[in-house]
Context: one part of a larger RNA
Molecule: large-subunit ribosomal RNA, domain IV
Organism: Patescibacteria group bacterium
RNA sequence: CCCUCGUUUAGGAACUCGGCAAUACAGUGGCCGUACCUUCGGUAUAUGGCCUACCCCGGUUUCGCAAGAAACCAGGGGUCAAAGUUAAUGAUUUCAAGCGACUGUUUACCAAAAACUUAGGUCCCUGCUCAAGCCGAAAGGCUAUGUAUAGGGGCUGAUGCCUGGCCAGUGUCAGAACGUUAAGGGGAGGUGUGAAAGCACCGAACCGAAGCGCUGAUGAACGCCGGCCGUAACUAUAACGGUCCUAAGGUAGCGAAAUUCCUUGUCGGGUAAGUUCCGACCUGCACGAAUGGCAUAACGACUUGAAAACUCUCUCAACGAGGGACUCG
Numbered sequence: 001c002c003c004u005c006g007u008u009u010a011g012g013a014a015c016u017c018g019g020c021a022a023u024a025c026a027g028u029g030g031c032c033g034u035a036c037c038u039u040c041g042g043u044a045u046a047u048g049g050c051c052u053a054c055c056c057c058g059g060u061u062u063c064g065c066a067a068g069a070a071a072c073c074a075g076g077g078g079u080c081a082a083a084g085u086u087a088a089u090g091a092u093u094u095c096a097a098g099c100g101a102c103u104g105u106u107u108a109c110c111a112a113a114a115a116c117u118u119a120g121g122u123c124c125c126u127g128c129u130c131a132a133g134c135c136g137a138a139a140g141g142c143u144a145u146g147u148a149u150a151g152g153g154g155c156u157g158a159u160g161c162c163u164g165g166c167c168a169g170u171g172u173c174a175g176a177a178c179g180u181u182a183a184g185g186g187g188a189g190g191u192g193u194g195a196a197a198g199c200a201c202c203g204a205a206c207c208g209a210a211g212c213g214c215u216g217a218u219g220a221a222c223g224c225c226g227g228c229c230g231u232a233a234c235u236a237u238a239a240c241g242g243u244c245c246u247a248a249g250g251u252a253g254c255g256a257a258a259u260u261c262c263u264u265g266u267c268g269g270g271u272a273a274g275u276u277c278c279g280a281c282c283u284g285c286a287c288g289a290a291u292g293g294c295a296u297a298a299c300g301a302c303u304u305g306a307a308a309a310c311u312c313u314c315u316c317a318a319c320g321a322g323g324g325a326c327u328c329g
Stems, first nucleotide, its partner, number of pairs: 001324008010315002014313001019310001029051004037042001039158001053079005058073006080084001092308007099300002104116002120156007133142003159295004164225003169222002171218005178213003184207002189202005226244005253287001254284001265281005
């Protein structure tokens, strides 16, 4: 000096990306008491306060013939210690925000999460003598000894309030017509050869499936949801008007957000001081409604900010124990 561990005056997060680490404080018992919020179940052991040893006495109830025994009491009095759950074991707590409703699952061996799942919602397929879907050259099997309150698939993801406009493109579904369209059918007409019969070949019209075209529907199907110019009696702004384009021009709600480049936006709060945090504003580079939007009690080894308490994290180091390092062997 390194590793593992122990103790410490005063201060108490000044450490640090971050209270990481540490167990230092506190302590799963009894009594009292308990806020916001809430889906009325919870939150909740919320937070917080007090008690706890031993001795004597009294009372009540039960059992017992009685003597007595047991249990109990907002019972009374007293004794000792610094300290009475005297050991051991055994929660730190609060405030606020984000995300995900929750319990659960996951990258065996760098990720446990906001990812997956979930109940709930919705759409599509399936009427069964072979359901649809899936495995299998097939036989056969699963679904299911089930039958649309069933089975399969997609998306969303408790609950509450909601879920706007666009069917032009792509997809899907429907459509006894029409157009186009292959093999095939058809065979007008023609060619070669031949004396001819014939043989061989080319071949128009017409008939001819799905598909495509065409017509329509469909968004909790894939998706998409504008620009410029002007205008109000201070200024500013523009309810309003004009114009171009489009299938239609983003509704409610939210918004510097897990999304905001400029940006440490501006204002307010918290701090002595705050690129983080909270509340607003809206100029949304580039939110937005089941690729769900916005809220939300409870829950979380999640993420972020703040506080109380507490501490060798630190100011700042000191001492000690064990094992290394070092020397000799």